The prediction has a mean pLDDT of 78. The RNA shown here (Bacterial RNase P class A) has 367 nucleotides and comes from a Paracoccaceae bacterium. Its Rfam family is "Bacterial RNase P class A". Rfam classes the family as a ribozyme. NCBI's taxonomy places the organism under Bacteria, Pseudomonadati, Pseudomonadota, Alphaproteobacteria, Paracoccaceae.
RNA sequence: GCGGAGGGCCGGAUGGCCGCGUGAGGGGCGACCCUUGCGAGGAAAGUCCGGACUCCACAAGGCAACGGUGCCGGGUAACGCCCGGCGGGGGCAACCCCAGGGAAAGCGCCACAGAGAACAGACUACCCCGCAGGUCGGGGGAAAGGUGAAACGGUGGGGUAAGAGCCCACCGCGGCCCUGGCAACAGGGACGGCACGGCAAGCCCCACCGGGAGCAAUGCCAAAUAGGGACCGCAUCAUGGGCCGCCUUGGCCCCGCGGUCCGGGUCGGCAGCUUGAGCCCGCGGGCGACCGCGGGUCCAGAGGAAUGGUCAUCCAGGGCGGGUCCUCUCGCCUGGACAGAAUCCGGCUUACAGGCCCUCCGCGCAU
Numbered sequence: 001g002c003g004g005a006g007g008g009c010c011g012g013a014u015g016g017c018c019g020c021g022u023g024a025g026g027g028g029c030g031a032c033c034c035u036u037g038c039g040a041g042g043a044a045a046g047u048c049c050g051g052a053c054u055c056c057a058c059a060a061g062g063c064a065a066c067g068g069u070g071c072c073g074g075g076u077a078a079c080g081c082c083c084g085g086c087g088g089g090g091g092c093a094a095c096c097c098c099a100g101g102g103a104a105a106g107c108g109c110c111a112c113a114g115a116g117a118a119c120a121g122a123c124u125a126c127c128c129c130g131c132a133g134g135u136c137g138g139g140g141g142a143a144a145g146g147u148g149a150a151a152c153g154g155u156g157g158g159g160u161a162a163g164a165g166c167c168c169a170c171c172g173c174g175g176c177c178c179u180g181g182c183a184a185c186a187g188g189g190a191c192g193g194c195a196c197g198g199c200a201a202g203c204c205c206c207a208c209c210g211g212g213a214g215c216a217a218u219g220c221c222a223a224a225u226a227g228g229g230a231c232c233g234c235a236u237c238a239u240g241g242g243c244c245g246c247c248u249u250g251g252c253c254c255c256g257c258g259g260u261c262c263g264g265g266u267c268g269g270c271a272g273c274u275u276g277a278g279c280c281c282g283c284g285g286g287c288g289a290c291c292g293c294g295g296g297u298c299c300a301g302a303g304g305a306a307u308g309g310u311c312a313u314c315c316a317g318g319g320c321g322g323g324u325c326c327u328c329u330c331g332c333c334u335g336g337a338c339a340g341a342a343u344c345c346g347g348c349u350u351a352c353a354g355g356c357c358c359u360c361c362g363c364g365c366a367u
Base pairs, nucleotide, nucleotide: 001363002362003361004360005359006358007357008356009355010354012314013313014312015311016310017309018308020039021038022037023036024035025034026033027032041338045349046348048347049346050345051344052343053214054213055212056211066210067209068208069207070206071085072084073083074082075081086100087098088097089096090095101205102204106203107202108199109198110197123145124144126140127139128138129137130136131134153171154170155169156168157167158166172194173192174191176189177188178187179186180185218271219270220269221268228262229261230260231259232258233257234256240254241253242252243251244250278297279296280295281294282293283292284291285290315336317334318333319332320331321330322329323328
């Protein structure tokens, strides 16, 4: 210098003017006004996991069903998150990716091609025998070819008519033992002649976890109007209905208007509502996630929902033109992404113009 890997951070700045929401203080009978403080994010997003909190349900616990998680160890309030390791795969490397328990409990599936796809099988080719001498018949074995994602251990040697774990060596595999490691696992040893193909993001088995709903939770206050109830007053004893077993008579109640009170719900208001697994700095422990201690600090709380607009100067970035070999410099124009709190917190995922910093790897050149 070129190419690459990992991690962290910022994501316009300052000021003026006009506004918006809200805490505190003050003024005003009040509507409201004044002063002052504060006022979006790294993702506030998707609402995908885990919790706090609230209500409902429920003796504890166990079993079954359903859902989820799934190498090992650690972190955490908890997690499907994070850290460290193991195994497998990719890359020269830095480093990256993996739903990564169990297929000798059982069931199921394995397209196409191919002879054969799971208690194996024989198309071509090989070897032996027969005579009818062929596009033949019988037998042998599964080494060679071919198909496939996958062919019932692989390579080499011996052996044989040709062959075959039939025998041997190495590799693979299996359970056993030893060593190291908390463990996943790794290394080694002797044994076994091979028995056990793959798929569990198919059913299933095993281990662990899980009651439901969510701040529109939930609690409190509480209009107008229309219902409900109690009492009182007036009107009517006109019509109708009900009850007193039935009929007649009679009695009581209801159906009307007005008033007072009670109760439920709605509109509305208040609480929940922001001090919290908080943030910053320092020290210590740990490879790390993280933890402990000390100090400092208060950092939106709206709620049909404020956090905005505009002007000037400057800073990145881009374009044009001039000076200029380039570096550099001058002028003009342009110009800052994704997005936006709604009970709160820990994660994950997704979106993001442009820029900065740190560490590491490979190649080339110079010394």
A source record names the gene rnpB.